This is a predicted structure of a 476-nucleotide part of an RNA (small-subunit ribosomal RNA, 3' major domain) from Capsicum chinense.
It matches the Rfam family "Bacterial small subunit ribosomal RNA". Clan: SSU clan.
The RNAcentral record of the full RNA draws on SILVA.
NCBI's taxonomy places the organism under Eukaryota, Streptophyta, Embryophyta, eudicotyledons, Capsicum.
Context: one part of a larger RNA
RNA sequence: UAAUGGGGGCCCGCAUAAGCGGUGAAUCAUAUGGUUUAAUUCGAUGCAAAGCGAAGAACCUUACCAGGGCUUGAAAAGCUGAAAAUCUUCUUUAAAAAGAGGGGUGCCUUCGGGAACGCAGACACAAGUGGUGCAUGGCUGUUGUCAGCUCAUGCCGUAAGGUAUUGGUUUAAGUCCCGCAACAAACUUAACCCUCGUUCGUAUUUGCCAUCAUUGAGUUUAGAACCCUGAACAGAAUACCGGUGAUAAGCCAGAGGAAGGUGAGGAUGACAUCAAGUCAUCAUGCCCCUUAUGCCCUGGGCGACACACGUGCUACAAUGACUGGGACAAAGGGUCAUGAUCUCACGAGGGUAAUCUAACCCCAAAAACCCAUCCUCAGUUCGAAUUGCAGGCUACUACUCGCCUACAUGAAGGCGAAAUCUCUAUUAAUCGCCGGUCAUCCAUAAGGCGGUGAAUUCGUUCCCGGGCCUUGUACA
Numbered sequence: 001u002a003a004u005g006g007g008g009g010c011c012c013g014c015a016u017a018a019g020c021g022g023u024g025a026a027u028c029a030u031a032u033g034g035u036u037u038a039a040u041u042c043g044a045u046g047c048a049a050a051g052c053g054a055a056g057a058a059c060c061u062u063a064c065c066a067g068g069g070c071u072u073g074a075a076a077a078g079c080u081g082a083a084a085a086u087c088u089u090c091u092u093u094a095a096a097a098a099g100a101g102g103g104g105u106g107c108c109u110u111c112g113g114g115a116a117c118g119c120a121g122a123c124a125c126a127a128g129u130g131g132u133g134c135a136u137g138g139c140u141g142u143u144g145u146c147a148g149c150u151c152a153u154g155c156c157g158u159a160a161g162g163u164a165u166u167g168g169u170u171u172a173a174g175u176c177c178c179g180c181a182a183c184a185a186a187c188u189u190a191a192c193c194c195u196c197g198u199u200c201g202u203a204u205u206u207g208c209c210a211u212c213a214u215u216g217a218g219u220u221u222a223g224a225a226c227c228c229u230g231a232a233c234a235g236a237a238u239a240c241c242g243g244u245g246a247u248a249a250g251c252c253a254g255a256g257g258a259a260g261g262u263g264a265g266g267a268u269g270a271c272a273u274c275a276a277g278u279c280a281u282c283a284u285g286c287c288c289c290u291u292a293u294g295c296c297c298u299g300g301g302c303g304a305c306a307c308a309c310g311u312g313c314u315a316c317a318a319u320g321a322c323u324g325g326g327a328c329a330a331a332g333g334g335u336c337a338u339g340a341u342c343u344c345a346c347g348a349g350g351g352u353a354a355u356c357u358a359a360c361c362c363c364a365a366a367a368a369c370c371c372a373u374c375c376u377c378a379g380u381u382c383g384a385a386u387u388g389c390a391g392g393c394u395a396c397u398a399c400u401c402g403c404c405u406a407c408a409u410g411a412a413g414g415c416g417a418a419a420u421c422u423c424u425a426u427u428a429a430u431c432g433c434c435g436g437u438c439a440u441c442c443a444u445a446a447g448g449c450g451g452u453g454a455a456u457u458c459g460u461u462c463c464c465g466g467g468c469c470u471u472g473u474a475c476a
Stems, first nucleotide, its partner, number of pairs: 001476001003473003007470007015460002019423001021421003026314001028312003032308002034305002042053002064300007073125001078123001079121003087102006107114002128288001130287003136283002138278003141274001143272001148187001150185001153182001154163003167178002193266004198234001202230002208223001213220001240254001242252003316416001320375001323372004332363003342351003382413001387408002390405004429452006
């Protein structure tokens, strides 16, 4: 100097406490372990792996297994040869591929040849999701959005080092003020950036509708007030008043204000730590393979199932379920697409096809909610797993292994032991909507969007994690 202590002091955090709702019991979905398997490809493993890489495994993907094939190779670039090439028929095959024909000659030209595409041959090579993340770059996680980390010169010390950075107060903050052998400075913090919240002016179509007409309808004239949209300004700075404080930094209360003390949220992650993760995004050293650890194809597997664990969905009901009416969003996406309307079907869906390159048309029905009917505490008109049968859609293909629909079937489950998790406000809880990936979809996921909308915080003794000072230490 660091590390560490069931030493001390100060302080912070949904850390405890106070509260709300969960997980842990049930079914199912999904990930992982284990087991099994020809293969169940690989990676990730306390927090910081386990709905993770994967924003979508029927084929493909695919890296795995079995079988059938290829060996200058599927792709790259160099040389030589014959021959343009594309096209097309048949045989064989699980396919890849192989064999046999048919047709057909083009473009440029100095007539020597050349270009492009395919075929054959020889070699240098190509190829590798093979190994090593403990050889690496790059990227990422984590402590942690914690408040720290460091340096020039000076001073002190024999030196390692110290000082500054400690002290007093303050802050979300090494934030600021005061003091001080220190005086300056870099990185972080804060601010600058984006979104939301307010106003004036501006613009007025596809959006809007107060006044005057008009219609079934902002439908059409008309309008630019309002709403919305979107480009640009303004606005918040402890600025003002009072108290308190060291006359400071600040803190407390108040006024005005749409907003008040970081206004709310996002992006933004210092020096370092964990030989943390990734050679399977990519790049790359070394090692290994080269008729195979490379490449092509068919089928299978990644979807197995005594079990264990994680993350979720749906429930166990009356603050409810079913049925019939009625109302109110935001944000997205759409041309090989979204698809209205009409029509057929109980329905999934089929037929038809308007409009829309979108503030115009469509996806689109918002759902919780409100009104009414019925059920009356039951394993039920709760719950929906499982299974049977009949269909629909996507696609060469739905058996292994898809989604959806109708009818029938109607398990477990009556609020869950020990233990444990999230969350401080438009938050939790609850309700639906959207796109991405995508032919279809195993999405109950992850990412957004809005609707309804709480309770509690006395406090810091204790648990966990962290910061600063101080002290002990058989460690370095």